[in-house]
RNA sequence: UCCGGUGUAGCUCAACGGUAGAGCAUGCGGCUGUUAACCGCAGGGUUGUAGGUUCGAAUCCUACCGCCGGAG
Numbered sequence: 001u002c003c004g005g006u007g008u009a010g011c012u013c014a015a016c017g018g019u020a021g022a023g024c025a026u027g028c029g030g031c032u033g034u035u036a037a038c039c040g041c042a043g044g045g046u047u048g049u050a051g052g053u054u055c056g057a058a059u060c061c062u063a064c065c066g067c068c069g070g071a072g
Base pairs, nucleotide, nucleotide: 001071002070003069004068005067006066007065010024011023012022013021018055026042027041028040029039030038048064049063050062051061052060
C1' cells in the first nucleotide's frame, strides 16, 4: 500500500429496512436467624464518526477512524 472481517448498555452478544433487546453485572424489594442462592422490579444506548439512498436505516451505499486476519 491492497483485500477481507468487525465496531450496538459497564462486560458478552442479539435484532435479514418498520417502537433497539437478552444474559451477566449494578441498584431496590421479597424470601432467610444472617450471608449466599433463588424470585420480582428498576436504572443504564448520540447503534465508532461524517455523509448518501429511503416515507422510514443498527440494518443498504460511500469516505474516514479503531481493532483482528490475509496479500505484497
Predicted 3D model of a 72-nucleotide RNA (transfer RNA) from Magnetospira sp. The sequence was found in a public genome assembly. Lineage of the source: Bacteria > Pseudomonadati > Alphaproteobacteria > Thalassospiraceae > Magnetospira. Its Rfam family is "tRNA".